This is a predicted structure of a 314-nucleotide RNA (Archaeal signal recognition particle RNA) from a Methanomicrobia archaeon.
Taxonomically the source falls in Methanomicrobia (Archaea, Methanobacteriati, Methanobacteriota).
Its mean pLDDT, the model's own confidence on a scale to 100, is 78.
Rfam family: Archaeal signal recognition particle RNA. By type it is a non-coding RNA gene. Gene Ontology terms of the family: signal recognition particle, plasma membrane targeting and SRP-dependent cotranslational protein targeting to membrane, signal sequence recognition. On this family, see Wild et al., Curr Opin Struct Biol 2002: "Towards the structure of the mammalian signal recognition particle". Clan: SRP clan.
[in-house]
RNA sequence: GAUGCGACUAGGUCGGGGAGGUAGGCGUGCCCUGUUACCAGAAACCGUCUAGAUGCUGGGACCGAAGCCCUCGGGGCGUCGACUGAACGUGGCAAAGGUGCUGCCUACGCCAAUGAAGUCCUGUCCUGCUUGAUUGGUGGGGCGCGAGGCCCUUUUGGAGGAAAGGGUUAACGCGCCUUGUCUCCCGAACCCCGCCAGGUCCGGAAGGAAGCAGCGGUAGGGAGGACAUUCAAUGCUUGCGGGAUUGCAGGAUGGAGAACGGGGCAGUCCUCUCUUUACCACGGGAUGUCGACCACCCGCGGGCGCGUCGUGAC
Numbered sequence: 001g002a003u004g005c006g007a008c009u010a011g012g013u014c015g016g017g018g019a020g021g022u023a024g025g026c027g028u029g030c031c032c033u034g035u036u037a038c039c040a041g042a043a044a045c046c047g048u049c050u051a052g053a054u055g056c057u058g059g060g061a062c063c064g065a066a067g068c069c070c071u072c073g074g075g076g077c078g079u080c081g082a083c084u085g086a087a088c089g090u091g092g093c094a095a096a097g098g099u100g101c102u103g104c105c106u107a108c109g110c111c112a113a114u115g116a117a118g119u120c121c122u123g124u125c126c127u128g129c130u131u132g133a134u135u136g137g138u139g140g141g142g143c144g145c146g147a148g149g150c151c152c153u154u155u156u157g158g159a160g161g162a163a164a165g166g167g168u169u170a171a172c173g174c175g176c177c178u179u180g181u182c183u184c185c186c187g188a189a190c191c192c193c194g195c196c197a198g199g200u201c202c203g204g205a206a207g208g209a210a211g212c213a214g215c216g217g218u219a220g221g222g223a224g225g226a227c228a229u230u231c232a233a234u235g236c237u238u239g240c241g242g243g244a245u246u247g248c249a250g251g252a253u254g255g256a257g258a259a260c261g262g263g264g265c266a267g268u269c270c271u272c273u274c275u276u277u278a279c280c281a282c283g284g285g286a287u288g289u290c291g292a293c294c295a296c297c298c299g300c301g302g303g304c305g306c307g308u309c310g311u312g313a314c
Stems, first nucleotide, its partner, number of pairs: 001314001003312006011063004015033004023050005038059004067304004072299004078293006088283005094277004100268007108261002111257001118253007125243005132236001133234004137229003141177006148169009181225006192217004200209003
């Protein structure tokens, strides 16, 4: 002197920009943009700095004499400004079409001798009275005669009992008027009726009496049928009267067209509604041009720095 390795120091990297604010720079809030890529604290009546301003305070990671900074040029995301001002929307105005109306035309459709227009009648509607129907509600009466029962009285027999009279009665029988009747079920334990086994009572016997259960009935209750009803209701109905009569249906007469629709032409009305076009106003912002700034990327040039120690071999 150049070089390998190791240690270290100064230093570097851990983003940048815009607008706002400020005398001015940076930061905190907002916006744009880049990277593999830090953390904490305070900070708009604010924090910090002064052209050497591109934050302050504290901590950390990596690199490390590695690098950092500046001018200019090119590309360039994005933002801002000026101009342009499309589509589309709302409102206004005008025109045309359409719609509506009127008239005319028709090799059209539909109806018509299985009968068009016209005329007449009837029904369908409303209302009053009236006759029913249906459904429901309601209803169960009044009498006569006899038997029997119950109550009372009289006469009579040795007991059981017998006879007569009066009153009353729903029960059994017959009969009358009636819508007032028929069928079934329940029924009143006994104190309602009848027949009453067994048992009981009176009697020498013959015979008689009371009578439970059971059976059959009455009053009463329930369900249903029939009947009655000067009761009620109604998606029903007869007859008569009055009203209404656009429409629809039927019939009679009549004897050839009649109404509507489609299409065409002409006129008129209206913009309430619908469509189209032009114009105006408001909104809307596409697209394009120019300008300013710029993250990020690339390039030329320049400036600062390239230091200290140890060690190996040459």